Model confidence (mean pLDDT): 83 of 100. A computed fold for a 574-nucleotide part of an RNA from Candidatus Peregrinibacteria bacterium GW2011_GWF2_39_17, annotated as large-subunit ribosomal RNA, domain V. The full RNA is in RNAcentral, with records from ENA and SILVA. It matches the Rfam family "Bacterial large subunit ribosomal RNA". Its family is annotated with ribosome and structural constituent of ribosome in the Gene Ontology.
[in-house]
Context: one part of a larger RNA
RNA sequence: ACCGCAGCAAGACGGAAAGACCCCGUGCAGCUUUACUACAGAUUGACAUUGGGUUGAGAUGAUACAUGCGCAGGAUAGGUGGGAGACUUUGAAGCUUCGCUCAGGCGAAGUGGAGUCACCCUUGAGAUACCACCCUUGUAUUAUUUUGACUCUAACCCCCAUAAAAUGGGGGGACCGUGUUUGUUGGGUAGUUUAUCUGGGGCGGAUGCCUCCUAAAAAGUAACGGAGGCGCGCGAAGGUUCCCUAGCGCUGGAUGGAAAUCAGCGCGAUAGUGUAUUCGCAUAAGGGAGCUUGACUGCAAGACCUACAAGUCGAGCAGAUACGAAAGUAGGCGAAAGUGAUCCGGCACCACCAAGUGGUUGGGGUGUCGCUCAACGGAUAAAAGUUACGCCGGGGAUAACAGGCUUAUCGGGUCCAAGAGUUCACAUCGACGACCCGGUUUGGCACCUCGAUGUCGGCUCAUCACAUCCUGGGGGUGGAGAAGCUCCCAAGGGUAUGGCUGUUCGCCAUUUAAAGUGGUACGCGAGCUGGGUUCAGAACGUCGUGAGACAGUUCGGCCCCUAUCUGCUGUGGU
Repeated sequence: ACCGCAGCAAGACGGAAAGACCCCGUGCAGCUUUACUACAGAUUGACAUUGGGUUGAGAUGAUACAUGCGCAGGAUAGGUGGGAGACUUUGAAGCUUCGCUCAGGCGAAGUGGAGUCACCCUUGAGAUACCACCCUUGUAUUAUUUUGACUCUAACCCCCAUAAAAUGGGGGGACCGUGUUUGUUGGGUAGUUUAUCUGGGGCGGAUGCCUCCUAAAAAGUAACGGAGGCGCGCGAAGGUUCCCUAGCGCUGGAUGGAAAUCAGCGCGAUAGUGUAUUCGCAUAAGGGAGCUUGACUGCAAGACCUACAAGUCGAGCAGAUACGAAAGUAGGCGAAAGUGAUCCGGCACCACCAAGUGGUUGGGGUGUCGCUCAACGGAUAAAAGUUACGCCGGGGAUAACAGGCUUAUCGGGUCCAAGAGUUCACAUCGACGACCCGGUUUGGCACCUCGAUGUCGGCUCAUCACAUCCUGGGGGUGGAGAAGCUCCCAAGGGUAUGGCUGUUCGCCAUUUAAAGUGGUACGCGAGCUGGGUUCAGAACGUCGUGAGACAGUUCGGCCCCUAUCUGCUGUGGU
């Protein structure tokens, strides 16, 4: 070196199972509820099935009768018209009783036995003397209707008789029940919804528009980069014509002061601009006054911007107008924010359309109105949660372990030396700082792995580094000795047993020369364990209306693999 045999399991990111954790999908399912929308169920009213009677109350109409009080005035004058007479032995005035009523008035009955009232005066209006039509309020009767109570029996329901039916009897009874329709309730049931961005996801924040920086001197340009604003306002804060110039400093001046108003000088836009910022503005776009409505209608050459849809500027023409002597200026405001597509519907107008025509109705056109559709290019008119009972499709496009990169943090060292050390920076310690190293912490990133790289601790077995715990050699010492402190060299060997806890760690007890610090997938589960963490069960506390949830707690809870290759151990052959 080659070939065996018997073994061990460190590696082949070993085998097994298209990862169950995590994220994603306009995926699925179970469950919940004060998510949304339905439906069952329950309940309410109306109508039908559904009929008779009595009585109470209300409304309306008809008939009859009554009713009506300002002052003045015989006195309780409802209004208007006609009217000079009307009523009366068919019983006037008066009286008695009763009824209505308001004191007055009216009516009924009886008695009585011949008159009573009007015209005349007062009043805006003149007789209820008489007649007609009405108004207010009321009484009686009647009709219709609404409603309450009671009652009846024949619909309807139940029981009995009958073998069954017809029918009969009894009990309820126009209720109940049923049908149509209507309001309410309705996780009982069902179908669904429950956004995205995101240095994983969740929580938080954001989502449209304007201004500046980032932005790299055209335009444009990202981030959960750095700063601020908007969701309006104004009938003058618009148009035009004419006129004016701020602010600050110094000096002076009664009350008067840092600042009021006045004068002079100087600087020159620092002022002002309805509102953020940027850019503008003195010919002013800044301040004031006069007159006004162009904050017009119909268009529009041509441009800017731009994926589209949108957005922006616009000379000029026609009509009508404001201001100005005129030339002219004016289609809002110094500019850039102050916003919302389409559908659907409302309002006003129009000269349009509708298989005959007029009306009505529906539509169209022009103008305009209704969205924090703010997740702001707006899925619907209309929508929240939970899953550890979960499932599927995917992802190392994306988290948790490990690795990698980085090294803020962490650990170590060097430099400077203020200071502490009685004196003395450097025996020892060393602030403020500077520069390195390491890759054991907590992190950042998300690069291999989600068609699987098993995760803490223990056990077993280790191996390496040295920044050395002991043992060894040395320098310094604020080293007398002993014991120490500190630095240099050194990795050969060694480097604890118990109690508590799942613990690593830690505390305690007792030893030891010492009880080192780290790396090795926080070494080692195809070597063991399985106490912890991290499935399904259950409970407590807390949170939640609930389903459920909790780096809160508690009891319980399946650890598979016969070794092909590499490697290693032992032992043979050539």